[in-house]
RNA sequence: GACUCAUCCAGAGAGGCGGAGGGACCGGCCCGUUGAUGCCUCGGCAACCACGAUCAUUUCGCAGGUGCCAACUCCGGCAGACCCCGUUUAGGGCCGUUCUGGAAGAUGAGGU
Numbered sequence: 001g002a003c004u005c006a007u008c009c010a011g012a013g014a015g016g017c018g019g020a021g022g023g024a025c026c027g028g029c030c031c032g033u034u035g036a037u038g039c040c041u042c043g044g045c046a047a048c049c050a051c052g053a054u055c056a057u058u059u060c061g062c063a064g065g066u067g068c069c070a071a072c073u074c075c076g077g078c079a080g081a082c083c084c085c086g087u088u089u090a091g092g093g094c095c096g097u098u099c100u101g102g103a104a105g106a107u108g109a110g111g112u
Stems, first nucleotide, its partner, number of pairs: 001112001003110006013042005021031003025077004043069003048065002051061003073104001078101004083093003
């Protein structure tokens, strides 16, 4: 890197360094010299794996390996439902009000 499975409407910030873009991509909308993104230290959240107990492979505990600490994965992107236009047909619109599924992405675990 690709593959498989699970989860993604909850939760959790201070200090220091540094100095311009950042929020994966595109569109939007936001964050940012009142110093963002990033890095370091400390703190915290959570409980995927590990460990212990229990036992109906379920619940509880712990916090060792990860992860995370603006905005639902910030929202949408594709399809369907719904909605609107249209002669109510053919067809078109719909980054958009909602719902469902998917795609993409992220994280963990596994084997390759």